[in-house]
RNA sequence: GCGCUUGUAACUCAGACGGAUAGAGUACUACUUUCCGAAAGUAGAAGUCUCAGGUUCGAUUCCUGACAAGCGCA
Numbered sequence: 001g002c003g004c005u006u007g008u009a010a011c012u013c014a015g016a017c018g019g020a021u022a023g024a025g026u027a028c029u030a031c032u033u034u035c036c037g038a039a040a041g042u043a044g045a046a047g048u049c050u051c052a053g054g055u056u057c058g059a060u061u062c063c064u065g066a067c068a069a070g071c072g073c074a
Base pairs, nucleotide, nucleotide: 001073002072003071004070005069006068007067010026011025012024013023019057028044029043030042031041032040050066051065052064053063054062
């Protein structure tokens, strides 16, 4: 330099067929339980869905470009 894949919560990931308030586990906070913790249970908070544009009535999802990460070729 060229090609391919990926980018969603603090972390690991699902959702991808365009449509309802964007989800799960771990972690975090509060409460229950305990002499105190851990474990367990209940509840809660946490998101510019990498960025910019395009298509569309409507985009996390499709298209284009940029950026970042990974892999391959040179």
A computed fold for a 74-nucleotide RNA from Buchnera aphidicola (Thelaxes suberi), annotated as transfer RNA. Taxonomically the source falls in Buchnera aphidicola (Bacteria, Gammaproteobacteria, Enterobacterales, Buchnera). Its Rfam family is "tRNA". Its family is annotated with triplet codon-amino acid adaptor activity in the Gene Ontology. The gene name in the source record is trnR. RNAcentral holds the sequence, with entries from ENA.